Predicted 3D model of a 522-nucleotide part of an RNA (small-subunit ribosomal RNA, 5' domain) from Candidatus Psychracetigena formicireducens. Its mean pLDDT, the model's own confidence on a scale to 100, is 85. The source organism's lineage runs through Bacteria, Bacillati, Candidatus Lithacetigenota and Candidatus Psychracetigena. The RNAcentral record of the full RNA draws on ENA.
[in-house]
Context: one part of a larger RNA
RNA sequence: GGAUGAACGCUGGCGGUGUGGAUAAGGCAUGCAAGUCGAACGGUCCUGCGCCUUUCGCAAGAAAGAUGUAGGGUAGUGGCGAACGGGUUAGUAACACGUAGGUACAUACCAUCGAGAUGGGAAUAAUCUCGCGAAAGCGGGGCUAAUACCCAAUGGUCCCUGAGAGUAAUCAAAGGGUAAAGGUUGAGAGCAAUCUCUUCUGCUUGAUGAAUGGCCUGCGGCUUAUCAGCUAGUUGGUGAGGUAAUGGCUCACCAAGGCGAUGACGGGUAGGCGGUGUGAGAACAUGACCGCCAACAGAGGUACUGAGACACGGACCUCACACCUACGGGUGGCAGCAGUCGAUAAUAUUGGGGAAUGGGCGAAAGCCUGACCCUGCGACACCGCGUGAAGGAUGAAGGCCUUCGGGUUGUAAACUUCUUUUUCCGCUGAAUAAGCCCACAAGGCUGAAAGUAGGCGGCGAAUAAGGGAUUGCUAAUUCUGUGCCAGCAGCAGCGGUAAUACAGAAAUCCCAAGUGUUAUCC
Numbered sequence: 001g002g003a004u005g006a007a008c009g010c011u012g013g014c015g016g017u018g019u020g021g022a023u024a025a026g027g028c029a030u031g032c033a034a035g036u037c038g039a040a041c042g043g044u045c046c047u048g049c050g051c052c053u054u055u056c057g058c059a060a061g062a063a064a065g066a067u068g069u070a071g072g073g074u075a076g077u078g079g080c081g082a083a084c085g086g087g088u089u090a091g092u093a094a095c096a097c098g099u100a101g102g103u104a105c106a107u108a109c110c111a112u113c114g115a116g117a118u119g120g121g122a123a124u125a126a127u128c129u130c131g132c133g134a135a136a137g138c139g140g141g142g143c144u145a146a147u148a149c150c151c152a153a154u155g156g157u158c159c160c161u162g163a164g165a166g167u168a169a170u171c172a173a174a175g176g177g178u179a180a181a182g183g184u185u186g187a188g189a190g191c192a193a194u195c196u197c198u199u200c201u202g203c204u205u206g207a208u209g210a211a212u213g214g215c216c217u218g219c220g221g222c223u224u225a226u227c228a229g230c231u232a233g234u235u236g237g238u239g240a241g242g243u244a245a246u247g248g249c250u251c252a253c254c255a256a257g258g259c260g261a262u263g264a265c266g267g268g269u270a271g272g273c274g275g276u277g278u279g280a281g282a283a284c285a286u287g288a289c290c291g292c293c294a295a296c297a298g299a300g301g302u303a304c305u306g307a308g309a310c311a312c313g314g315a316c317c318u319c320a321c322a323c324c325u326a327c328g329g330g331u332g333g334c335a336g337c338a339g340u341c342g343a344u345a346a347u348a349u350u351g352g353g354g355a356a357u358g359g360g361c362g363a364a365a366g367c368c369u370g371a372c373c374c375u376g377c378g379a380c381a382c383c384g385c386g387u388g389a390a391g392g393a394u395g396a397a398g399g400c401c402u403u404c405g406g407g408u409u410g411u412a413a414a415c416u417u418c419u420u421u422u423u424c425c426g427c428u429g430a431a432u433a434a435g436c437c438c439a440c441a442a443g444g445c446u447g448a449a450a451g452u453a454g455g456c457g458g459c460g461a462a463u464a465a466g467g468g469a470u471u472g473c474u475a476a477u478u479c480u481g482u483g484c485c486a487g488c489a490g491c492a493g494c495g496g497u498a499a500u501a502c503a504g505a506a507a508u509c510c511c512a513a514g515u516g517u518u519a520u521c522c
Base pairs, nucleotide, nucleotide: 001522002521003520004519006518007517008516009515010514013385014384015383016382017381018380019378020377026341027340028339030338031337032336035080036079037078040077041076043074044073045072046071047070048069049068050067052065053064054063055062056061087296088295089294097220098219099218100217101216102215103214105213106212107211110209111208112207113206114205115204116203118152119151120150121149128141129140130139131138132137158177159176160175161174164171165170182201183200186197187196188195189194222268223267224266229259230258231257234256235255236254237253238252239251240250241249271293272292273291274290275286276285277284278283298319299318300317301316302315321332322331323330324329351374352373353372357371358369359368360367361366388418389417390416391415398409399408400407401406424458425457426456427455428454432449435445436444437443466511467510468509469508470507471492472491473490477506478505479504480503481502487494488493
């Protein structure tokens, strides 16, 4: 000199773009952060309409009930999602990461191509009923549906066995095994149940692709020898089990290996990288925001479901902590977004919206989305703008210095003229919108930010300057006070009666909505 996720002192006008819990991976009140599909299913509730029955009524009509139809909602069964997105960096010195390769593997949704979708069955939730419990919740009995579940059939380049061929890789006859689900639009037929054709969508199976993941390997990147020896599933083999798959991954048996001064083993520290800071570079330091990867979800462990988890807002067990309790027993997990306590030098709103971008579900309308887009707070950072411009000498007054002549503050002010960036007031007022409804057309609907940005008009110099320094390094000096005192100080050093170094004043210098100090890095 440069830099920072900074903090502290003094000061503080505006805007844009960024950025903001680095410490206690400490504890958490409250709300929200993952749902959706009625075009899979049986119920149930509400509304409209048609028709029928009963009761009341002279009638009009009213009420109740049955049934059909249309629309809307919903607890439950079922499907998909919940493994993404979001957070944090505790652990980890490791194939965790980076890079370059490899293959013994898997893949829901998506794309392309082919084949298929036949016949039957037993249940169960909801609902009803009985019971237990303070609650959380649980048990018994009866009924019922499905794109839930099961059996059979058929089938393939799928799976298993595998005659045989081949040195082998591999090819392969024959045999056996294994699938499925419907819903919906329109039209027609039928008294109706329903059936036929058709639209869209879904289902089963095989192959290929896309993209993603699993596993293996070479090389690379901290410190310590005041850590020198370490290792029994240890190293290898055979066989078996297990896995989507290779493999001591696991097991039985066999052998006695394997690693190490090119630093094993142990200790300490640490998420890694793209990057970032500094530097002419070499390099040194660093890993906030953003992106990729990994790991974790109060601590430890386990599996289940599933294409995918050993699963932050799923399950089970143990532990710690907290809460409820009728004392028998239960409930919870903010390192999601806000917010709170604590600790700290120190870090923000319990805000709005789903309009945009993206995600989940859905045929769609749409619903959900603290992802995201915006808002609020903080000079925390960078950038931009302003705090007026021109004229104005009797060089006014006041202050300070003075050799008392004067000098200086200083064109500075006053004063005159002008402007209105900005602030304020009034009027106007966006882009960001693509899409969606609708047979087409016509037509209609959608903006949180926002009455914001911008535009036009109006008023009036009006609404806006400080901080540090002045002995040398280092740009900028005089007076007064003090008297080795009080104090200053980054280093050298200043202060003991004329201090340009302390304190005040005036003047000057530097930077400027900032300026100094402290901390850390180059």